[in-house]
Context: one part of a larger RNA
RNA sequence: GGCACACGAUGAAUGCCUUGGCACUGAGAGGCGAUGAAGGACGUAGCUACCUGCGAUAAGCCACGGGCUGCUGGAAGCAAGCUCAUCCGUGGAUUUCCGAAUGGGGCAACCCCGCCGGGCAAACCCCGGCGAUCGACCGCUGAAUACAUAGGCGGCCGAAGCCAACCGAGAGAACUGAAACAUCUUAGUACCUCGAGGAAGAGAAAGCAAAAAGCGAUUCCGCUAGUAGUGGCGAGCGAACGCGGAACAGCCCAAACCCUACGUACGUGAUAGGUCGUAUCCGUUGUGCGUAGGGGGUUGUGGGGCGGACAGUCGGGGCAAUACGAGGCCCCGGGAAGGUUACAAAUCUUGCCGUUAGCUGAAGACCGCUGGGUAAGCGGCACCAUAGACGGUGAUAGUCCGGUAAGCGAAAACGACAGGACCUUCUUUGUUCGUUCCCAAGUAAUGCGGGUCACGUGGAACCCCGCGUGAAUCAGGGAGGCCCAUCUCCUAAGGCUAAAUACUACUCAGUGACCGAUAGUGAACCAGUACCGUGAGGGAAAGGUGAAAAGAACCCCGAAGGGGGAGUGAAAUAGUACCUGAAAUCGUGUGCUU
Numbered sequence: 001g002g003c004a005c006a007c008g009a010u011g012a013a014u015g016c017c018u019u020g021g022c023a024c025u026g027a028g029a030g031g032c033g034a035u036g037a038a039g040g041a042c043g044u045a046g047c048u049a050c051c052u053g054c055g056a057u058a059a060g061c062c063a064c065g066g067g068c069u070g071c072u073g074g075a076a077g078c079a080a081g082c083u084c085a086u087c088c089g090u091g092g093a094u095u096u097c098c099g100a101a102u103g104g105g106g107c108a109a110c111c112c113c114g115c116c117g118g119g120c121a122a123a124c125c126c127c128g129g130c131g132a133u134c135g136a137c138c139g140c141u142g143a144a145u146a147c148a149u150a151g152g153c154g155g156c157c158g159a160a161g162c163c164a165a166c167c168g169a170g171a172g173a174a175c176u177g178a179a180a181c182a183u184c185u186u187a188g189u190a191c192c193u194c195g196a197g198g199a200a201g202a203g204a205a206a207g208c209a210a211a212a213a214g215c216g217a218u219u220c221c222g223c224u225a226g227u228a229g230u231g232g233c234g235a236g237c238g239a240a241c242g243c244g245g246a247a248c249a250g251c252c253c254a255a256a257c258c259c260u261a262c263g264u265a266c267g268u269g270a271u272a273g274g275u276c277g278u279a280u281c282c283g284u285u286g287u288g289c290g291u292a293g294g295g296g297g298u299u300g301u302g303g304g305g306c307g308g309a310c311a312g313u314c315g316g317g318g319c320a321a322u323a324c325g326a327g328g329c330c331c332c333g334g335g336a337a338g339g340u341u342a343c344a345a346a347u348c349u350u351g352c353c354g355u356u357a358g359c360u361g362a363a364g365a366c367c368g369c370u371g372g373g374u375a376a377g378c379g380g381c382a383c384c385a386u387a388g389a390c391g392g393u394g395a396u397a398g399u400c401c402g403g404u405a406a407g408c409g410a411a412a413a414c415g416a417c418a419g420g421a422c423c424u425u426c427u428u429u430g431u432u433c434g435u436u437c438c439c440a441a442g443u444a445a446u447g448c449g450g451g452u453c454a455c456g457u458g459g460a461a462c463c464c465c466g467c468g469u470g471a472a473u474c475a476g477g478g479a480g481g482c483c484c485a486u487c488u489c490c491u492a493a494g495g496c497u498a499a500a501u502a503c504u505a506c507u508c509a510g511u512g513a514c515c516g517a518u519a520g521u522g523a524a525c526c527a528g529u530a531c532c533g534u535g536a537g538g539g540a541a542a543g544g545u546g547a548a549a550a551g552a553a554c555c556c557c558g559a560a561g562g563g564g565g566a567g568u569g570a571a572a573u574a575g576u577a578c579c580u581g582a583a584a585u586c587g588u589g590u591g592c593u594u
Base pairs, nucleotide, nucleotide: 001593002592003591004590005589006588007587008586009585015579016544017543020515021514022512023511024510025509026508027507028506029504030503031162032161039098040097041096042055043054044053046078047077050074051073061092062091063090064089065088066087070082071081072080103112104111105110113131114130115129116128117127118126119125133159134158135157137155138154139153140152141151166197167195168194169193170192177184181232207215208214219246220245221244222243223242229237230236250496251495252494257295258294259293260292261291262290263289264288265287266286273282274281275326276325277324278323279322280321300474302439303438304437305435306434307433308432309431310430311429314333315332316331317330318329319328334427335426336425337424338423339422347421348420349419350418351417353415354414355413356412358408359407360406364381366380367379368378369377382399383398384388390402391401392400445469446468447467448466449465450464451463455481476491477490478489479488480487531538532537551578554565555564556563557562
């Protein structure tokens, strides 16, 4: 020096474990904010660095309800206390400073000011309140410029900012694929912006279809179908009709015409008007246009208005220049129908159910054995079960504990449902004849240029946009994939509309041929931390003594760390550098060998 064996050191794999993750299911909730949010800064405990809680009333204050013997958070200790307390739920009070941040400023958590009220003898100082902007509405004031308007001032209401995904709209790539690349594709995707809701959007046919058959708003799903098509006819893209399901719900205006108010123009002493007839009387009445309000009206076998005819219509009262008659309008009551998701709209109350604390809840302290301290293990004998889910307890427990099945419970707040109050409508509507009236205009359409439709300009309809031109009113107008005719379907240029559908930051309950600490979230642990970066941003490592700290009194060696005894413990080669403790690597001892 090598080899072998034994025993150690180092090291952290492996095994076992799980407080943390991941995915999903079912319910709930789907918002918070100028009554100051989200998120922070700084404070706050007797001693307090951090976390948690809270806010100068500061690990808390008040009331109500629940609930129990312990309590003063994580978190020990000392000190001092409390206890119908602590604790849990509901409601209330307080809630510094920053932050939309909003009196002005500002390098966020700071500085400075005005007015009103208060404290002090007081001018300084302190305390409380108000003081941003924009928009709607109302009022006052008010230029050039007469009326007016702009502007100014005040009052009152609203907005703003944050938030995971889902949704609508505006704007909109490239890598990529085409085995290159330009049309094309990726893709109307990503990214950006605006807006909204618990869903959003769409939605009650100017629709589909069909060739003499029909359907009947929208949305979503399964087929139709990788079909018909489209396509440097390449790569690719890719329907619809129809059928089957989910869910179902339909409505309101504009206009014609009538009435009222205001403005404006015309008009005049009666030939127009005052509901009609007769008579009187009045006449700033009236007529046209404009604006506002009320009635009317909403459709495609076209509908409505207006005029006439016919039929029908609960009771009472009032009105109009006067009298009579006819006809009309308004009010009250009765009756009927309906209603807050659209068709108008708000609040209160009652009942029931649920949510936000909780409560009751069966049956072995059985006997023995094993064991390594502990029995829930093994053997035996019992018991409960609408409860043999699960978790814990010194190893594996239906009967030890928490629970579980089942049942019960709310002073207060909130929600769903149902009823009532309340509100609305109807009770003057129908048929028929006539008709000069109405039926959404810079619209439809069209030319040029684009976009979107599965459809790349194509024979390219339909739909949308920019520029130019520019209709008709039912004998009208649009569509049926160029166009024309016949035929059929529909009625644009106004609006609202639940459900079926999408999503999950958040709450509760549960599930897993999901992970088990190099895995699973980046994060099981004080992690978006430490650390890096000027910054945008990037971004870790790090779990396990033991059943219980019983965490080793005392003695000895050592400067300390540390070690040897003693002691605890089942175990200390379980000693906080702590379960197990592989390998590389390093030693010590023994044997063999050079």

The prediction has a mean pLDDT of 82. Large-subunit ribosomal RNA, domain I from a bioreactor sludge metagenome, 594 nucleotides, folded computationally. Its Rfam family is "Bacterial large subunit ribosomal RNA". Rfam links the family to the GO terms ribosome and structural constituent of ribosome. The full RNA is in RNAcentral, with records from SILVA.